[in-house]
RNA sequence: AGAGUUUGAUCCUGGCUCAGGAUGAACGCUGACAGAAUGCUUAACACAUGCAAGUCGACUUGACUAGUUUACUAGUUGGGUGGCGCACGGGUGAGUAACGCGUGAAGAACUUGCCCUCUAGCCUGGGACAACUACUAGAAAUGGUAGCUAAGACCGGAUAGUAUUUUUGGUAGGCAUCUACUGGAAAUGAAAGGGAACACUAGAGGAGAGCUUCGCGUCCCAUUAGCUAGUUGGUAGUGUAAGAGACUACCAAGGCGACGAUGGGUAGCCGGCCUGAGAGGGUGAACGGCCACAAGGGGACUGAGACACGGCCCUUACUCCUACGGGAGGCAGCAGUGGGGAAUAUUGGACAAUGGGCAAAUGAGCCUGAUCCAGCAAUUCUGUGUGAACGAAGAAGGCUUUCGGGUCGUAAAGUUCUUUCGGCAGGGAAGAAGGAAAUGACGGUACCUGCAUAAGAAGCGACGGCUAAUCACGUGCCAGCAGCCGCGGUAAUACGUAAGUCGCAAGCGUUAUCCGGAUUUACUGGGCGUAAAGGGCGUCUAGGCGGUUUUACAAGUCAGAGGUGAAAAGUCAGGGCUCAACCUUGGCCUGGCCUUUGAAACUGUGAGACUAGAGUACGGAAGAGGAGGGUGGAACUACAAGUGUAGCGGUGGAAUGCGUAGAUAUUUGUAGGAAUGCCAAAGAUGAAGAUAGCCCUCUGGGACGAUACUGACGCUAAAGCGCGAAAGCUAGGGUAGCAAACAGGAUUAGAUGCCCUGGUAGUCCUAGCUGUAAACGAUGAAUACUGGGUGAUUGUGGUAACACCAUAGUUGCCGAAGCUAACGCAAUAAGUAUUCCGCCUGGGGAGUACGGUCGCAAGACUAAAACUCAAAGGAAUUGACGGGGACCCGCACAAGCGGUGGAGCAUGUGGUUUAAUUCGAUGCAACGCGAGGAACCUUACCAGGUCUUGAAUCCACGGAACACUUUAGAGAUAGAGUGGUGCCUUUUUAAGGAACCGUGAGACAGGUGGUGCAUGGCUGUCGUCAGCUCGUGCCGUGAGGUGUUGGGUUAAGUCCCGCAACGAGCGCAACCCCUGCAAUAUGUUACCAUCAUUAAGUUGGGGACUCAUAUUGGACUGCCUGCGAAGAGCAGGAGGAAGGUGGGGAUGACGUCAAGUCAUCAUGCCCUUUAUGACCUGGGCUACACACGUGCUACAAUGGGUAGAACAAAGAGAAGCAAGACAGUGAUGUGGAGCAAAUCUGAAAAAACUACUCUCAGUUCGGAUUGUAGUCUGCAACUCGACUACAUGAAGUUGGAAUCGCUAGUAAUCGCGAAUCAGCUAUGUCGCGGUGAAUACGUUCUCGGGUCUUGUACACACCGCCCGUCACACCACGAGAGUUGGUUGCACCUGAAGUUACUGGCCUAACCGUAAGGGGGGAGGUACCGAGGGUGUGAUUGAUGAUUGGGGUGAAGUCGUAACAAGGUA
Repeated sequence: AGAGUUUGAUCCUGGCUCAGGAUGAACGCUGACAGAAUGCUUAACACAUGCAAGUCGACUUGACUAGUUUACUAGUUGGGUGGCGCACGGGUGAGUAACGCGUGAAGAACUUGCCCUCUAGCCUGGGACAACUACUAGAAAUGGUAGCUAAGACCGGAUAGUAUUUUUGGUAGGCAUCUACUGGAAAUGAAAGGGAACACUAGAGGAGAGCUUCGCGUCCCAUUAGCUAGUUGGUAGUGUAAGAGACUACCAAGGCGACGAUGGGUAGCCGGCCUGAGAGGGUGAACGGCCACAAGGGGACUGAGACACGGCCCUUACUCCUACGGGAGGCAGCAGUGGGGAAUAUUGGACAAUGGGCAAAUGAGCCUGAUCCAGCAAUUCUGUGUGAACGAAGAAGGCUUUCGGGUCGUAAAGUUCUUUCGGCAGGGAAGAAGGAAAUGACGGUACCUGCAUAAGAAGCGACGGCUAAUCACGUGCCAGCAGCCGCGGUAAUACGUAAGUCGCAAGCGUUAUCCGGAUUUACUGGGCGUAAAGGGCGUCUAGGCGGUUUUACAAGUCAGAGGUGAAAAGUCAGGGCUCAACCUUGGCCUGGCCUUUGAAACUGUGAGACUAGAGUACGGAAGAGGAGGGUGGAACUACAAGUGUAGCGGUGGAAUGCGUAGAUAUUUGUAGGAAUGCCAAAGAUGAAGAUAGCCCUCUGGGACGAUACUGACGCUAAAGCGCGAAAGCUAGGGUAGCAAACAGGAUUAGAUGCCCUGGUAGUCCUAGCUGUAAACGAUGAAUACUGGGUGAUUGUGGUAACACCAUAGUUGCCGAAGCUAACGCAAUAAGUAUUCCGCCUGGGGAGUACGGUCGCAAGACUAAAACUCAAAGGAAUUGACGGGGACCCGCACAAGCGGUGGAGCAUGUGGUUUAAUUCGAUGCAACGCGAGGAACCUUACCAGGUCUUGAAUCCACGGAACACUUUAGAGAUAGAGUGGUGCCUUUUUAAGGAACCGUGAGACAGGUGGUGCAUGGCUGUCGUCAGCUCGUGCCGUGAGGUGUUGGGUUAAGUCCCGCAACGAGCGCAACCCCUGCAAUAUGUUACCAUCAUUAAGUUGGGGACUCAUAUUGGACUGCCUGCGAAGAGCAGGAGGAAGGUGGGGAUGACGUCAAGUCAUCAUGCCCUUUAUGACCUGGGCUACACACGUGCUACAAUGGGUAGAACAAAGAGAAGCAAGACAGUGAUGUGGAGCAAAUCUGAAAAAACUACUCUCAGUUCGGAUUGUAGUCUGCAACUCGACUACAUGAAGUUGGAAUCGCUAGUAAUCGCGAAUCAGCUAUGUCGCGGUGAAUACGUUCUCGGGUCUUGUACACACCGCCCGUCACACCACGAGAGUUGGUUGCACCUGAAGUUACUGGCCUAACCGUAAGGGGGGAGGUACCGAGGGUGUGAUUGAUGAUUGGGGUGAAGUCGUAACAAGGUA
């Protein structure tokens, strides 16, 4: 410090997610030691038991001990009086949004036990009450009555002022109550002890503590906007330690609030802690400060201090005891229990240390769950160990493998060494201190020494990317994983396991939460044209901001000094535990607040001045600016009348409609309402909405010009107020045209639409309401500044001139810098700056619900959440696509010729059937395709019968091999018999070897089994279409672009020109083959002009010709004319065998279709192994209601038949082609010359031609089908061959919709050959030649393709994407007759304890009084207040509710096709 994720890719916006740190944590797996910390975050839920606050000789008493005869004294131990403490320490965080806390001040408005310092004093009397005794009530708790008694308990008196209260003087200060100093008068106190330094009393001061008040700071909600009657203030009182409406009476009517009152929700606050670069954000465990609370609520008492955790009274709830009458209790102290919970420890030791209480003793003693320790827990932090060195046969074993190896791995074993920690044993502290002595829970702990043995001590997570680390097997969209993206559908680096690797390590992961990353709330530090975001517009209040200049002040600001900012924490430098964590010393820091002294630039405030901002007056000019009134013409419709006749109207085409009752058309007249043609314009005005004939009246605003005046009067603008298109609403008018709704006609699968004919609200006017629009420049207002160019419009100046120039406004376009994600903006900014307002913070849910305000309603404004997704979005790029555009090409259409589709047959496919009808190919680009040849074989299929190392390789044993005969069987196969014993080497009987056969064992074979979506290879297709790319450069943030686009041209990205491109590659073309012409060479098996010869180029001969085989030449727009731009090229012509690629073939760019093929072959993986392998026989692949494709033959006279007689090319032949001859009607047979071929053979070419016949008919057309008889191949023609002869003689008379091929030696037509092959289903396929046409105006349309451009929400790319209803399931939410809880307001009733006030009667030790009595006190009573309870009525917030509403999410449901292209009606 960043990374992943939207896209085919890019840039941006924007969310989601991750890597870091942290925790009082929990859970999972695992677990050696030590130290330091920490340990109920939930039920402020309930608590058994034990402990947590006592102590003291001032006093009395019981018991005991000692002294003493008792009395008495001393001591110990109980009870009590009394004193002090119990208000500290310890716990918890419920409440509290508050002067509660933090910080800084104030108290001239206050208190203070113990402690410190100082001053003065400590005299004299009195009456009681506990304990105790007796009696007595009660179960108990607890008492009652009578009596005795002491005190440092209680009470009276004396003394006393710098005390307190009252009153009265003086001086000084203060705004005042008053304060300081100094005088005068009246009331108030003491206690002992042997001693005492102790205690006590009065007073002054201090320290520390407390109380009160104030400034500032301190969470969320405005869908909480008004709150308040003791309320705000005053006067007089009460009350308190003290101020105060704190309380009471009276008077006044105030007080608080958008700078957020009141209400609601939540919460103890802080030092700090976590995080962060910081600013911030989160948090408030432990430690420390403050506050609050002590089962819920209320109350006071005592006291220096409480309204009191281990005190009291009352009330409520709960628990316990009970003799039922009545009592007791409060762990949010330490342990502990139950409960709750994901979750949090021992009913331990000690007062040794520190601290606290009591005490004359502060160094006795007692008490102390404070505290110090120990125990439990990996809860956290820190440290240490689990060994070290050597050790390659790279062991065994595991895993893997391309079978060679690799890896775990120097790892182990082995050898040598060490012993931390743990174990055992020995020694053994500091912590303890004052004058001495005594005193250690921890603890026989830390630490030291010795002994033994590598001995007792490693796991967890991850390994697709982010993110370090990969392989094998299993699984097969299953099981599962997942933080995000996403993995898994048979080769998963993503699931599970193993091996290996990586990371951390006594831990490691997960979960939860916080900060960070997130500049993703932006103060530091963001935005608003199109991504979310400028209010529809104006005006104005508060607020914010504000021109030039002088002066004063000093609020802000700046500087110096002082106070405070507790300690701990943090940090720096040291120190102590072996180090560290931890502890400790010192420094720094603590951004703040307060006080004080200064400065005066800037802001502010006061005073004064100025004119550049703003405004006023004057002038002429522009304008659909506004309101009201008047008035005109054109058009339209209706009505009336005339002319006139059969249609009109409407559409893509029609129909509904109108019309013979006279329409439409045309003429005239009348009436009505609405809108204002031309001018007219990216022209004008207005704040926006908006505004248009002409005239009149009233009226707003702006610009300019020249002077004068005011003197900052300004800018912006929450709230408020006003204006505000269309539609809509209310009331009343009006209504020509148009026209929602509605009706009819069409269209359509449907058509509640688009189109047509009608038509009502409405549109118009008046008066109101509504208050919204893509109210848009999707761009808030104001001011200033920042290159240019060119228009429009309104003033003014110059000028004769609207010709032009200058200047001031307004309004457009193009563009520099700059800005922007890009597009674009660019003086009318989206540039550079300032001020103010509004608004935004992922998509959906949703501008919705609820609440509120407004409205007659419709609805508007304000405005969430649950839930859900990982995107949604902007701009631009490349493609693809469009029922977008432009250009071009192709037998693409058109023009022609011939077919298919109808018939019969052949063949292939689908379907059906079957035991099987093996498998594959399926739009073009499957279907006479794989198959160039299924009777057996082929053969993969089916039935039956057999074999199990099998046809191959290796090993062992035996045997030569082999040949023949025979039995059983459908055969495979099984059995029997006879003959034969060979070859090579040699040490020559042995033995070994090679080939072959048989048997046996296992390694293995085998598979036309699966996967063409794991693959290679091969192939099809777009397409023989003209395209596809690269290097360097340039442009762009980038994807990309340029080049390759443009103008011409071409069959062509072919070539030329131009050009930020210049070049190059794969394609095109050419090079290759065949064919067309010629030359040369060579002539056998080819040829034959001349010579001879023959039946015959048969032979001699020839080398001319044909032909063959080679090698060359030839064609290049080369030449001419024209066009073109002078180029490329095009048109015509000459010459030429051939002319513009001469014709044909081979040749197929980058790529597309997961195209086809695992059944040609090869091959990974999977499956099978007495079978999915192998063999055999028979059957099937040949089935047959049907459908389709491809063909053949026909339907006839351009023909059929018969007869005659011509002319090819190419290819084949030895298990072959086979001549002549003979036989047969024929297929063919017999027999066989010749030929491994320019020699021989098949071989006859056919159409054509000549002659005759048939004469338009189901025929002398057509030949299917069937019968009989044969021939050939073959082991075998039944299923299931071909051919022949005779006989039979079906459909069919030119073929619907539709559709195919072909542009010249082509179509059409005619035959010939070959491969495969025993034979054949061949009419197929591949070749060969013969005869040999017609037509093309042209590119509107159909199909396909190419280039450019445009739109796009598509990118699996239109066979795309995608919307809504309905149906089903689930989820959250709203409404809902209501029901049921919580909190709370108001009113009223009742009212405990208790304080205060009052109090007739009653009771009463101290003092007074001789006594009566008094004073004082008490119980009781009354009154106010009052917790709680009750009743009524509101508010608010939860839960729940039949039903209902929309929303979201789901697998491949249903109906349509609304949007994206002109999306088919933008």

Small-subunit ribosomal RNA from a metagenome, 1466 nucleotides, folded computationally. It matches the Rfam family "Bacterial small subunit ribosomal RNA". The coordinates come from a structure-prediction model, not an experiment, and the mean pLDDT is 84.